Notes
This is a predicted structure of a 65-nucleotide RNA (Fluoride riboswitch aptamer (crcB RNA motif)) from Segetibacter koreensis DSM 18137.
RNA sequence: ACUUUCGCAGGAAAUGGUGUCUUCCUGACCCAACCGCUCCCAGAGCUAAUGGCGCCUACAAGUAG
Repeated sequence: ACUUUCGCAGGAAAUGGUGUCUUCCUGACCCAACCGCUCCCAGAGCUAAUGGCGCCUACAAGUAG
């Protein structure tokens, strides 16, 4: 000096908030993770408030009072 691992810290995981877990990225600067799908890709159409789970809020459908 470089690389890897661990610890610590921060960030990210297609629409809000929060708890928890998982994964990923970064830690001199530059830089990263991430930024949905389909089609005839100009444009048109579709799923979803989660990466997973719980709760709250918003929206949609149905039933009962």
It was read from a public genome assembly, where an Rfam model found it.
Model confidence (mean pLDDT): 77 of 100.